A computed fold for a 348-nucleotide part of an RNA from an uncultured Alphaproteobacteria bacterium, annotated as small-subunit ribosomal RNA, central domain. Its Rfam family is "Bacterial small subunit ribosomal RNA".
Context: one part of a larger RNA
């Protein structure tokens, strides 16, 4: 390349948006580029294949057939694929009505705890452990009342509950705003899906400039432990961990599973809604969402099972034996830390 493959053996970009490309609903005509039949040239000749012959024989030669991957030109067809020019409403979208959410961004605000600061009772130990020590405290610690500062998270509600694309998202209140789901059926008329490349977001660690620092806390310093103890275990503590600006782009960024569309048994939770019977409630039915179990079917098993890991279609990315190695070089991009892209010797 082919074939096969990518939940857990090697393999699904951390996630959107979206250009090129690739692929695309139903009908009517038309035109014939792919596409299908038929004719006609040509595809020199020698080689190849097949049947015969001639050198004793073979290589070699000679004769005749096929054959030459094709190409051109013509004549017809017209399913299908693609062009044109219409038409439709089932994907897609817009409109109106309602509906639920810890979704986003900014402001503001609230109790509860921890520390500290002042004051007041009060007195000798308090805190820590497996037992200690190191540490605080008669200059009055812990303990306990009252008042104040400042930080930072926001108990219960909380639920395999809810939003988001995915990181993520929890006190309460405004203000701006994205999306989503129900119902109606009024409208546009394939406007779709995908996505190489670009491009935007993106946890924590980490960086740069200004702030902020209550708690916890890498590094660090003492007490212990212990042959040692650059550790577990206590005592202290600084970067950091909050903010605002800009940056990094990476995680077991996982559902170890890429997107989208149809199909294919069901039982039983739960969250939003619609209807209807019938009205605190409950039963049905139905759309979207999240779950647990199981049938076909799949899978080496495990297990998946209408949120599929089935059964098909389209497109994107990956993968090819283990170490060497996600490394060297080189390139591109960071302030740096690195990141990304990505071998080869050799060795089993």
């Nucleotide at each position: 390349c082919u074939g096969g493959g990518c939940g857990u053996a090697a393999a699904g970009c951390g996630c959107g948006c979206g250009u090129a490309g690739g692929c695309g609903g139903a009908u009517u005509g038309g035109a014939a580029a792919g596409u299908u039949a038929g004719a006609g040239g040509u595809g020199a000749a020698a080689u190849c294949c097949c049947g015969g012959g001639g050198c004793u024989c073979a290589a070699c030669c000679c004769c005749g057939g096929a054959g030459c991957g094709g190409c051109c030109u013509u004549u017809a067809a017209a399913a299908c694929u693609c062009c044109c020019a219409g038409u439709c409403u089932a994907g897609a979208g817009u409109u109106c009505g309602a509906g639920a959410g810890a979704g986003g961004u900014g402001a503001g605000u609230g109790g509860a705890a921890u520390u500290c600061c002042a004051a007041g009772u009060g007195u000798a130990g308090a805190g820590g452990u497996g037992a200690a020590a190191u540490u605080c405290g008669u200059a009055g610690a812990u303990a306990u009342u009252u008042g104040g500062a400042g930080g930072a998270a926001c108990a219960c509600c909380a639920g395999u509950g809810g939003c988001g694309a995915a990181g993520g998202c929890g006190g309460c209140u405004c203000a701006c705003u994205g999306g989503c789901u129900c119902g109606a059926u009024a409208c546009u008329g394939a406007c779709g899906c995908u996505g190489a490349g670009g491009u935007g977001c993106g946890a924590a660690a980490g960086u740069g400039u200004g702030g902020g620092g209550a708690g916890c806390a890498a590094a660090c310093a003492g007490g212990a432990u212990u042959a040692g103890a650059u550790a577990c275990c206590c005592u202290g503590g600084u970067a950091g961990u909050c903010c605002a600006c800009a940056c990094c782009g990476u995680a077991a960024a996982c559902g170890a599973u890429g997107a989208a569309u149809g199909c294919c048994a069901g039982u039983c939770g739960u969250c939003g809604g619609a209807u209807a019977g019938u009205a605190u409630a409950c039963u049905a039915u139905u759309c979207g969402g999240u779950g647990a179990c199981a049938c076909a079917c799949c899978u080496a098993a495990c297990g998946g099972a209408u949120u599929a890991a089935g059964c098909a279609u389209u497109c994107c990315g990956c993968c090819u034996g283990g170490g060497g190695a996600g490394u060297a070089c080189g390139g591109u991009c960071g302030c740096a830390a690195g990141a990304u892209u990505a071998a080869a010797a050799c060795u089993c």